[in-house]
Annotation: Transfer RNA from an Elusimicrobiota bacterium, 72 nucleotides, folded computationally. The source organism's lineage runs through Bacteria, Pseudomonadati and Elusimicrobiota. Model confidence (mean pLDDT): 82 of 100. It matches the Rfam family "tRNA". From the family's description: Transfer RNA (tRNA) molecules are approximately 80 nucleotides in length. By type it is a transfer RNA.

């Protein structure tokens, strides 16, 4: 330089156009002498950034940005 992948709650990750979700965490309650286990409960996300397409975009489409990988 060129080609391919990824990018979402604090971490791992889902969701192929129609309310953004799981699972560990975390705050609280209930249990327990206490913790731990199990139960209930709730807090937490500008979907990497900027346009476009659509009635409607995490998603589809251009452009950037960061990471990995393959090739010169």
């Nucleotide at each position: 330089c060129g080609g391919g992948g990824a990018c979402u709650g604090g971490c791992u990750c889902a969701a192929u156009g129609g309310u953004a979700g799981a699972g560990c965490g975390c705050u609280c309650c209930c249990u327990u002498g206490g913790g731990g286990u199990g139960g209930g409960a709730g807090a937490g996300g500008u979907u990497c950034c900027g346009g476009g397409u659509u009635c409607g975009a995490u998603u589809c489409c251009c452009g950037g940005g960061u990471c990995c990988c393959c090739g010169a």